Context: one part of a larger RNA
RNA sequence: CCAUGGUUAAGGAACUCGGCAAAACUGCCCCGUAACUUCGGGAGAAGGGGUGCCGGCGUGGCGUGGAGGGGCUUGCCCCCCGAGCGCGGGCCGGCCACAGCGAAGAGGUCCAGACGACUGUUUAUCAAAAACACAGGACUCUGCUCAAGCCGUAAGGCGACGCAUAGGGUCUGACGCCUGCCCGGUGCCGGAAGGUCACGGGGAGCGGUCAACCUCCGGGUGAAGCCGCGAACCCAAGCCCCGGUAAACGGCGGCCGUAACUAUAACGGUCCUAAGGUAGCGAAAUUCCUUGUCGGGUAAGUUCCGACCUGCACGAAAGGCGCAACGAUUUGGACGCUGUCUCGACCAUGGCCCCG
Numbered sequence: 001c002c003a004u005g006g007u008u009a010a011g012g013a014a015c016u017c018g019g020c021a022a023a024a025c026u027g028c029c030c031c032g033u034a035a036c037u038u039c040g041g042g043a044g045a046a047g048g049g050g051u052g053c054c055g056g057c058g059u060g061g062c063g064u065g066g067a068g069g070g071g072c073u074u075g076c077c078c079c080c081c082g083a084g085c086g087c088g089g090g091c092c093g094g095c096c097a098c099a100g101c102g103a104a105g106a107g108g109u110c111c112a113g114a115c116g117a118c119u120g121u122u123u124a125u126c127a128a129a130a131a132c133a134c135a136g137g138a139c140u141c142u143g144c145u146c147a148a149g150c151c152g153u154a155a156g157g158c159g160a161c162g163c164a165u166a167g168g169g170u171c172u173g174a175c176g177c178c179u180g181c182c183c184g185g186u187g188c189c190g191g192a193a194g195g196u197c198a199c200g201g202g203g204a205g206c207g208g209u210c211a212a213c214c215u216c217c218g219g220g221u222g223a224a225g226c227c228g229c230g231a232a233c234c235c236a237a238g239c240c241c242c243g244g245u246a247a248a249c250g251g252c253g254g255c256c257g258u259a260a261c262u263a264u265a266a267c268g269g270u271c272c273u274a275a276g277g278u279a280g281c282g283a284a285a286u287u288c289c290u291u292g293u294c295g296g297g298u299a300a301g302u303u304c305c306g307a308c309c310u311g312c313a314c315g316a317a318a319g320g321c322g323c324a325a326c327g328a329u330u331u332g333g334a335c336g337c338u339g340u341c342u343c344g345a346c347c348a349u350g351g352c353c354c355c356g
Stems, first nucleotide, its partner, number of pairs: 001351008010342002014340001019337001027051005036041001038174001052095006061087004068080004072075001096100001108335007115327002120132002136172007149158003175322004180252003185249002187245005194240003200234002205229005212221003253271005280314001281311001292308005
């Protein structure tokens, strides 16, 4: 010096990103316990007092229940009394120590906020959380001889030996109060008149070949048959089109003016849009400017709490706002307590190191 323990005057978080670590609290009995609350809780709230040993006093307490007595349904029966034994307190007095849950084990507490309702689950081996799940809510698919959906090339299997109070998918996430406006785009659902439209049907028409015919002998015309190309017309879904649908994907404005101080603008004008953000919340796990401004707390507060609203860029099931209880979560404050610190010191054990 390092590790692990122990003690430490005075102070007591001045340490530090942060009370990290340590200290403190700790058992049992009694008293006594607030806001808030979903009336269960919060509660071991908080905060107090007691706790050993010896003697005495009632033994009145609880359990068990001998002997004895009684009963008749004679039983390993019931009832009365209650010895003994066991357990457990109460009161009074006394004794010793610094200290009586004398060692060990064995909650620190409170206030206010954020997030998540909760118990649970998770990155085996750097993350346990405000992430996942969750009961509850909603939308949607599925009518069952092979449901929908999923696995498999298939056979087949799961779903389910289930049948819409069932099963699958998606979102939300207890509970309370609620969940506004937009269907123009995209998706989905419905519609089928019109437009478009594949295969197929259809076959107008054109062409090849060819008997025959014509010929200036070069060639030309050309029926049937066979072959090739092929217009109109008929023709499904889809798309276009018409409607519905947002707890489907999503979206939810700008400029100018106006009130008898000023300021502001209930009000007006205008442009654009599918519609222009309702309630509630708001410098927020969201606020750039920003340490916004005001209030509180501190001697002093970029954090914190309460407000304001100028929301760069909250907002209603990618839910909004609340909320008791809960949390090895997170933020701020307070009491207690301490070697975290002022600021160090000493001790023990083991190591490192030095000598041999």

A computed fold for a 356-nucleotide part of an RNA from a metagenome, annotated as large-subunit ribosomal RNA, domain IV. Its Rfam family is "Bacterial large subunit ribosomal RNA". RNAcentral holds the full RNA, with entries from SILVA.